Molecule: Bacterial RNase P class A
Organism: Caulobacterales bacterium
RNA sequence: CCAGUCGGCCGGACGGCCGCGGGCGCAAGCUGGAAACGGCGCGUUCGAGGAAAGUCCGGGCUCCACGCGGAUACGGCGGCGGGUAACGCCCGCCGAGAGCAAUCUUAGGGAUAGCGCCACAGAGAACAGACCGCCCGCCGUCGCCCCUUCGGGGGCUUUGGCGAGGUAAGGGUGAAACGGUGGGGUAAGAGCCCACCGCGCCGACCGUAAGGAAGGCGGCACGGCAAGCCCCGUCGGGAGCAAGACCGAAUAGGGAUGCGAUGGCCCCGCAAAGGGUACGGCCCAUCCGUGGGAGCGCAUCCGGGUAGGUCGCGAGAACCAUGCGGCGACGCAUGGUCCAGAGGAAUGGUCGUCACCGCGCAAGCGGAACAGAACCCGGCUUACAGGCCGACUGGUAUU
Numbered sequence: 001c002c003a004g005u006c007g008g009c010c011g012g013a014c015g016g017c018c019g020c021g022g023g024c025g026c027a028a029g030c031u032g033g034a035a036a037c038g039g040c041g042c043g044u045u046c047g048a049g050g051a052a053a054g055u056c057c058g059g060g061c062u063c064c065a066c067g068c069g070g071a072u073a074c075g076g077c078g079g080c081g082g083g084u085a086a087c088g089c090c091c092g093c094c095g096a097g098a099g100c101a102a103u104c105u106u107a108g109g110g111a112u113a114g115c116g117c118c119a120c121a122g123a124g125a126a127c128a129g130a131c132c133g134c135c136c137g138c139c140g141u142c143g144c145c146c147c148u149u150c151g152g153g154g155g156c157u158u159u160g161g162c163g164a165g166g167u168a169a170g171g172g173u174g175a176a177a178c179g180g181u182g183g184g185g186u187a188a189g190a191g192c193c194c195a196c197c198g199c200g201c202c203g204a205c206c207g208u209a210a211g212g213a214a215g216g217c218g219g220c221a222c223g224g225c226a227a228g229c230c231c232c233g234u235c236g237g238g239a240g241c242a243a244g245a246c247c248g249a250a251u252a253g254g255g256a257u258g259c260g261a262u263g264g265c266c267c268c269g270c271a272a273a274g275g276g277u278a279c280g281g282c283c284c285a286u287c288c289g290u291g292g293g294a295g296c297g298c299a300u301c302c303g304g305g306u307a308g309g310u311c312g313c314g315a316g317a318a319c320c321a322u323g324c325g326g327c328g329a330c331g332c333a334u335g336g337u338c339c340a341g342a343g344g345a346a347u348g349g350u351c352g353u354c355a356c357c358g359c360g361c362a363a364g365c366g367g368a369a370c371a372g373a374a375c376c377c378g379g380c381u382u383a384c385a386g387g388c389c390g391a392c393u394g395g396u397a398u399u
Base pairs, nucleotide, nucleotide: 001395002394003393004392005391006390007389008388009387010386012354013353014352015351016350017349018348020047021046022045023044024043025042026041029040030039031038032037049370053381054380056379057378058377059376060375061240062239063238064237074236075235076234077233078232079093080092081091082090083089094108095106096105097104098103109231110230114229115228116225117224118223131171132170133167134166135165136163137162138161139160140159143156144155145154146153147152179197180196181195182194183193184192198220199218200217201216202215205212206211244311245310246309247308254302255301256300257299258298259297260296266293267292268291269290270289274284275283276282316338318337319336320335321334322333323332324331325330356367357366358365359364
C1' cells in the first nucleotide's frame, strides 16, 4: 500500500435574538377574589434517543387470587461453567460446520422407552435389493483345432435361450443404497484375508464441567428425522399506570327528620247500614262513613357513584471519574453530579462564525440520516446520512 475480520464511540460545535413546556422565586405594575391564593408579567433554572421504535423476553411497582406439599394438563427453555434482581440476555469454554487466516455460524438433551415418517426417482429405503453388467450350469449355434473303429467324441471361441444359480466389485436412481483406497484371493465377486484411513467398545492421564486423549480390543455391527408425536430435565398464579389510592360537584336517583297539602286509586284500624250468631256490641266489613299510613310538595342533613381534581410520577438494579479484583461479562470501594416529565399536544425557529459532504477557477450556492419520551428499569430485534478510534489476519514491496 491492497484485500479483509472483529470491537468500541460520535450522531455537528460555540454565541446572539425570539418562542414553547416543567420547577423555584418576585419589590413595583395590570387583573380575578372578602381573604388565602391565582392569572398576565418579570427573573432564574432544567427540557429526547442511540435507538425514545417493535412491544418480543426478563424484572420493579400495583391490585386480585392463594393453608402446605405433591401430581396432572398447557406453555417456554435445553452442551458446560460463570455474570446478573432476573432472563429466552451477556461472558468464557467445549463439540460440530464454513474460511488460507483473522474470524464466523450453531433450532447443541434423548433415535437400545414407544409410535410415526423417509416424497419423487429407483430392482431395492431398514434387520433391504439382482434392472443392466460379470460369472457358473444346461440346451442349441457361427468358426477353428485335435482324435477317430468314420457312427462320432473332445477342446477353444462367437452368439441365442432357459435357471425359485452365484455375485453388492462396476453401471444406473436418490438427500440417503448397509464403510473407503490399494493389494491378495476367487468361476466371478465379497472384510473372505491383509495394510492404511474411517467406525464401534474399553480407556491410563488431563479438565470444576461440557469434553479431550496416549494406548488397547473388535472385521464392522447399531441408517436418518425429535424445527413429527413423544420421553427426560428445568422454569412458569392472573391482570396491568385505563394498575391503584385520596378528594369530590351540578343534575338525576337513594335514605333520615320536620312542616305543609290531600279528591280518587293502594295499605292498616274503627264500625253506622247490612249480614251472621254460640245471643256476649260477639263475629264479618264489598260500597258508603271515619281515623291513620303511604303516595305528593317544601326545607335541612346523610351516604354512594359520575364529571373534574390530586397523588402514583422519578434520588435510582441512576450517571461520571479514579482505584482495586476478574481473561471477560461484571463486582467492590472512594469521591462527585441531580439529569424532561406533562393534556394526546412543550422539547423549536432564525442569524453569525467554524467544522463535514457535493458543485464551481473563484465569489458563492446547495446538502446533512434514522427517528421523537408518557409508570420505570435490564435485554433482544429492527431503522440509520456521514465520521472517528483501537485490535487482528492474508498478500505485496523495502529494510